Model confidence (mean pLDDT): 81 of 100.
The RNA shown here (transfer RNA) has 73 nucleotides and comes from Philodulcilactobacillus myokonensis.
It matches the Rfam family "tRNA". Gene Ontology term of the family: triplet codon-amino acid adaptor activity.
Lineage of the source: Bacteria > Bacillati > Bacilli > Lactobacillaceae > Philodulcilactobacillus.
RNAcentral holds the sequence, with entries from Rfam.
[in-house]
RNA sequence: UGCCCCGUAGUUCAGUUGGUAGAACAGCUGCCUGUUAAGCAGAAGGUCACUGGUUCGAACCCAGUCGGAGCAG
Numbered sequence: 001u002g003c004c005c006c007g008u009a010g011u012u013c014a015g016u017u018g019g020u021a022g023a024a025c026a027g028c029u030g031c032c033u034g035u036u037a038a039g040c041a042g043a044a045g046g047u048c049a050c051u052g053g054u055u056c057g058a059a060c061c062c063a064g065u066c067g068g069a070g071c072a073g
Stems, first nucleotide, its partner, number of pairs: 001072003005068003010025004019056001028042004049065005
């Protein structure tokens, strides 16, 4: 320098033929228990790495930038 993959909740990851984002675990609240743990129930938590573009509408398509892993030189 070129090619390719990845970036989504505190963590690990889903979500791709574009239609206003989910699970598990963790944390929080309640129930249960002499207490904790376990179990059950509930609520909360996200400017989908950043900027711009396309579109009625973008996590998803396009361009660029940043970060990480790999391959080639």